Predicted 3D model of a 61-nucleotide RNA (Fluoride riboswitch aptamer (crcB RNA motif)) from Alkalicella caledoniensis.
The prediction has a mean pLDDT of 77.
The source organism's lineage runs through Bacteria, Bacillota, Clostridia, Proteinivoracaceae and Alkalicella.
RNAcentral holds the sequence, with entries from Rfam.

[in-house]
RNA sequence: GGAAUAUAUAGUGAUGGAGUUCACUAAAAUCGCUAUAAAAGCUAAUGACUCCUACCCCAAA
Repeated sequence: GGAAUAUAUAGUGAUGGAGUUCACUAAAAUCGCUAUAAAAGCUAAUGACUCCUACCCCAAA
């Protein structure tokens, strides 16, 4: 340095925490999109659902 085996009751799923559920992963799973020479623009605290927190908009007191 390479290969193999074992470790999934583990880890991961574009910005925080928790519950449920789904999918993927043995060093991987994962690390948003558009456009561009550069500059720039857009969605979103979820993979999905619910709750809390932060942020944004509107209305009322």